SAM riboswitch aptamer (S box leader), 115 nucleotides, folded computationally. Rfam family: SAM riboswitch aptamer (S box leader). Gene Ontology term of the family: regulation of gene expression. From the family's description: The SAM riboswitch is found upstream of a number of genes which code for proteins involved in methionine or cysteine biosynthesis in Gram-positive bacteria. The coordinates come from a structure-prediction model, not an experiment, and the mean pLDDT is 81. Of the family's consensus pairs, 97% are formed in the model.

RNA sequence: UCCUUAUUAAGAGUGGCAGAGGGAAUAGGCCCUGUGAAGCCCGGCAACCGGCGGUCAGAGAUGACAGACAAGGUGCUACCUCCUACAGAAUAUAAUAUAUUCUGAAAGAUGAGGA
Numbered sequence: 001u002c003c004u005u006a007u008u009a010a011g012a013g014u015g016g017c018a019g020a021g022g023g024a025a026u027a028g029g030c031c032c033u034g035u036g037a038a039g040c041c042c043g044g045c046a047a048c049c050g051g052c053g054g055u056c057a058g059a060g061a062u063g064a065c066a067g068a069c070a071a072g073g074u075g076c077u078a079c080c081u082c083c084u085a086c087a088g089a090a091u092a093u094a095a096u097a098u099a100u101u102c103u104g105a106a107a108g109a110u111g112a113g114g115a
Stems, first nucleotide, its partner, number of pairs: 001115008013042001015041003021032003026085004043077003048073002050069001052067001054065004081107001086104008
């Protein structure tokens, strides 16, 4: 870098250092930020991997399900992945249009497995 798969509306700081930008990319919008952005440290959250015992399936290897745990590997810690962009549906309106809502896809992010 690519492929597969799961998750993606919950949760988490009045801390320290730092010093101007940030919310992935493109476009449009909307926001955060010297009452201190990014980044780093500490703290915290969660429970994907993990360790624990249980039930079920299986000859076994192992798998599925629900539970409680958090030492370790990651991750996360403004806003739904901040919103929209593509397709479909519903509703409203002077209706091959616009707006709103819903569903799905795409893209992204994170984990696990693989090339």